[in-house]
Context: one part of a larger RNA
RNA sequence: GGUUGAAAGCUGGCGGUAUGCUUAACACAUGCAAGUCGUACGUAAGCAAUAAGAUAUUUAACCGUAUUUUAUAGCCAAAGUGGCGAACGGGUGCGUAACACGUAAGAACCUACCUUUUGGAGAGGGAUAACAGUGGGAAACCGCUGCUAAUACCUCAUAAUGCUGAGGAGCUAAAGGCCGAGAGGCCACCAAAAGAUGGGCUUGCGUCUGAUUAGCUAGUUGGUGAGGUAAUAGCUUACCAAGGCCACGAUCAGUAGCUGGUCUGAGAGGAUGAUCAGCCACACUGGGACUGAGACACGGCCCAGACUCCUACGGGAGGCAGCAGUGAGGAAUUUUCCGCAAUGGGCGAAAGCCUGACGGAGCAAUACCGCGUGGGUGAAGAAUGACUGUGGUCUGUAAAACCCUUUUCUUAGGAAAGAAGUUCUGACGGUACCUAAGGAAUAAGUGACGGCUAACCCUGUGCCAGCAGCCGCGGUAAUACAGGGGUCACAAGCUUUAACC
Numbered sequence: 001g002g003u004u005g006a007a008a009g010c011u012g013g014c015g016g017u018a019u020g021c022u023u024a025a026c027a028c029a030u031g032c033a034a035g036u037c038g039u040a041c042g043u044a045a046g047c048a049a050u051a052a053g054a055u056a057u058u059u060a061a062c063c064g065u066a067u068u069u070u071a072u073a074g075c076c077a078a079a080g081u082g083g084c085g086a087a088c089g090g091g092u093g094c095g096u097a098a099c100a101c102g103u104a105a106g107a108a109c110c111u112a113c114c115u116u117u118u119g120g121a122g123a124g125g126g127a128u129a130a131c132a133g134u135g136g137g138a139a140a141c142c143g144c145u146g147c148u149a150a151u152a153c154c155u156c157a158u159a160a161u162g163c164u165g166a167g168g169a170g171c172u173a174a175a176g177g178c179c180g181a182g183a184g185g186c187c188a189c190c191a192a193a194a195g196a197u198g199g200g201c202u203u204g205c206g207u208c209u210g211a212u213u214a215g216c217u218a219g220u221u222g223g224u225g226a227g228g229u230a231a232u233a234g235c236u237u238a239c240c241a242a243g244g245c246c247a248c249g250a251u252c253a254g255u256a257g258c259u260g261g262u263c264u265g266a267g268a269g270g271a272u273g274a275u276c277a278g279c280c281a282c283a284c285u286g287g288g289a290c291u292g293a294g295a296c297a298c299g300g301c302c303c304a305g306a307c308u309c310c311u312a313c314g315g316g317a318g319g320c321a322g323c324a325g326u327g328a329g330g331a332a333u334u335u336u337c338c339g340c341a342a343u344g345g346g347c348g349a350a351a352g353c354c355u356g357a358c359g360g361a362g363c364a365a366u367a368c369c370g371c372g373u374g375g376g377u378g379a380a381g382a383a384u385g386a387c388u389g390u391g392g393u394c395u396g397u398a399a400a401a402c403c404c405u406u407u408u409c410u411u412a413g414g415a416a417a418g419a420a421g422u423u424c425u426g427a428c429g430g431u432a433c434c435u436a437a438g439g440a441a442u443a444a445g446u447g448a449c450g451g452c453u454a455a456c457c458c459u460g461u462g463c464c465a466g467c468a469g470c471c472g473c474g475g476u477a478a479u480a481c482a483g484g485g486g487u488c489a490c491a492a493g494c495u496u497u498a499a500c501c
Stems, first nucleotide, its partner, number of pairs: 001501004006497005013371006019364002021329001026327003030324003035084003040081002043077001046075002049072009091282003101206006109199002114195007122156004131146006162171003176187004208254003215245003220242008257279004261272004284305005307318004335361001337360003343357001344355004374404004385394003409438006418428001445490005450471003456485005466473002
């Protein structure tokens, strides 16, 4: 000199764009953050309609009116069965010195939805939730009996190009729904092949400090058999052999998420890894599997532990490192806001629903950038204040005064783009922006002035009080302390502290 996710002191007008718990991966009240599909299915309640019947009323009678029952097709849909999603998106950096990451290769693999191609989709069956009845329990919830549906489940048939196998051979599937008078159409379903996308695995090289850590290793290193995985492999196991790593630093210990990048520097390098993007790891702590194309799963399950809460003491409930917010810790870090209008995601044939992702607004001079706090004229060089050699000098064209302007501000009026999709749809927002009127009106501080280092006098103090980055000032004439005047520097900031180059 530059830089910062900064903080502190003093001060503070506006706008734009960014950023905002670096500490306790400490504990969390409350609300929301993952649902959706009635064009898979039965069905409770409800809505309005049609038809038929019954009752009441009315009529001479029918008609009509009201109530009710049944049936039909329809609308809507709580809970439930079923499908897809919930493995994405969002958070954090505990752990990890490792094929975790970066880069470059590789072979023994899987891949829902999507795309392309080929072929298929025949015949049957038994259950079960919801529901009804009943029982247990304080509750959470659970049991028994009975009924019922499906794109839920099962059986048979069909079967290769698929799978198994050395071969003979053997094995393996499916589901319907909606529209339509029909023909047929749309969406789904099954098998196989290919693609795309995503992922698992292996390897070369790179990747902090310590030798006041020198030896480490028994599934350890290799082989065979068996098992196991989507797949290779001591991945696991039995047996056999005795290997494997290491001064080119093994092992141990400490520290740490890695990278693109960021800061600095002429560069080489050094430091760093907030925001944004890629990868990894984690989800109260530890362990485990289930489901599934995909998890060993943040808002799923089971077990153990700590903690908090409820309890009828028998037993139960919970997990903000999601968005807000609270307490605590700390020098220190925001609203319990608006909207799905845009972009993106899930489900759905669609309409649409959900979305604290996201888009926005709010708070904070936290940072960067921009603008303003007025412009011109103005010497009686006014007054004040300070100094003085008492003549004057400085403050100082500064003020006043006169003329002007209106960025900004206030008030009033108008008013978007962002919408893709000829209609409709805007949270932001009556916002940006435009116009008019008003009036210099609403807007300057902070630090320094001995040398380094731009800027000097007076008074007070008297090695005291104090200053200080270094040198050093202060003991009676202090340009170094404190106050005043003046000056210098930067400016909505200034200075200090911390940290890096």
Predicted 3D model of a 501-nucleotide part of an RNA (small-subunit ribosomal RNA, 5' domain) from Staurocarteria cerasiformis. The RNAcentral record of the full RNA draws on ENA and SILVA. It matches the Rfam family "Bacterial small subunit ribosomal RNA". It is recorded under the gene name rrs.